[in-house]
RNA sequence: GCCGAUGUAGCUCAGUGGUAGAGCAAUUGAUUCGUAAUCAAUUGGUCGGGGGUUCAAAUCCCCCCAUCGGCU
Numbered sequence: 001g002c003c004g005a006u007g008u009a010g011c012u013c014a015g016u017g018g019u020a021g022a023g024c025a026a027u028u029g030a031u032u033c034g035u036a037a038u039c040a041a042u043u044g045g046u047c048g049g050g051g052g053u054u055c056a057a058a059u060c061c062c063c064c065c066a067u068c069g070g071c072u
Base pairs, nucleotide, nucleotide: 001071002070003069004068005067006066007065010024011023012022013021018055026042027041028040029039030038048064049063050062051061052060
C1' cells in the first nucleotide's frame, strides 16, 4: 500500500428499515441473628464520528477514526 472483519448499557453479546434488549454487574427491598445464596423491583444507551437515502436508519450508501486478521 491492497483486501476483509469488528465497533450497541460498567462487562460479554443479541437486534438485517418501524420509538434498542438479554445475561452478568450496580442500587433498593424481601428473606436471614448476620453474611452468602435466592426472589422481586429499579437505574444505566448521542448504537465509534460525520454526511447521504427514506415518511421512518443501530440496520442501506459514502467518507473518516480505532482494534484485529490476511496479502504484498

Transfer RNA from a Nitrospirota bacterium, 72 nucleotides, folded computationally.
It matches the Rfam family "tRNA".
Its mean pLDDT, the model's own confidence on a scale to 100, is 82.